Transfer RNA from an Oscillospiraceae bacterium, 73 nucleotides, folded computationally. The organism belongs to Oscillospiraceae, within Bacteria. It was read from a public genome assembly. It matches the Rfam family "tRNA".
[in-house]
């Protein structure tokens, strides 16, 4: 310097054809137990990597910039 992927919750990730952002795992309350776990019930928790366009309507389409990866040179 090019070309390709990825970037959503603290962690590991789903989200299909553009229409109210989820799961597991932690965590937090109860409940259960003499206690811890462990089972069952609930809540919190999000600038969907940053800006810009497109469209009634973007995590999702476009384009730029960062980071991270493979590959090329």
């Nucleotide at each position: 310097g090019g070309a390709c992927g990825a970037u959503u919750a603290g962690c590991u990730c789903a989200g299909c054809u553009g229409g109210u952002a989820g799961a597991g795992c932690a965590u937090c309350c109860g409940c259960u137990u003499g206690a811890c776990g462990u089972g069952c019930g609930g809540g919190a928790g999000g600038u969907c990597a940053g800006c810009a366009g497109u469209u009634c309507a973007a995590g999702u389409c476009u384009g730029u910039u960062a980071u991270c990866g493979u590959c090329c040179a």